RNA sequence: CGAAGCCGCGCGGGAGAGUUCGAACCCUUACCUGGGUUCGGCGCCGAAGGAGCAAGUCCUCCCCGGAACCUCUCAGGCACCUGGACCGCGCGGACGAG
Numbered sequence: 001c002g003a004a005g006c007c008g009c010g011c012g013g014g015a016g017a018g019u020u021c022g023a024a025c026c027c028u029u030a031c032c033u034g035g036g037u038u039c040g041g042c043g044c045c046g047a048a049g050g051a052g053c054a055a056g057u058c059c060u061c062c063c064c065g066g067a068a069c070c071u072c073u074c075a076g077g078c079a080c081c082u083g084g085a086c087c088g089c090g091c092g093g094a095c096g097a098g
Base pairs, nucleotide, nucleotide: 001098006093007092008091009090010089011088012087013086018042020041021040022039023038024037025036026035027034043078044077045076049074050072051071052070056064
């Protein structure tokens, strides 16, 4: 000097599932109506988070260990907005092959 990989920040991309039913409140309309918020019910989604487990020694048992975009659906989400695993680029940091 310094690759790969790791952490943080920024930008971009980023799926799925009811804009469903009822009630209350607010705004709007001359009225019909339209929109928003909250609560409750049923239905549904999984890619924040959370939880669960396989492989690991010749075989068996026990113990330990044990990942995921796999499973569960607690949380979260189901018009828009927001969120969003993950991917790309840039900047910074630690480490450091060479």

A computed fold for a 98-nucleotide RNA from Amycolatopsis taiwanensis, annotated as Glycine riboswitch aptamer. RNAcentral holds the sequence, with entries from Rfam. The source organism's lineage runs through Bacteria, Actinomycetota, Actinomycetes, Pseudonocardiaceae and Amycolatopsis.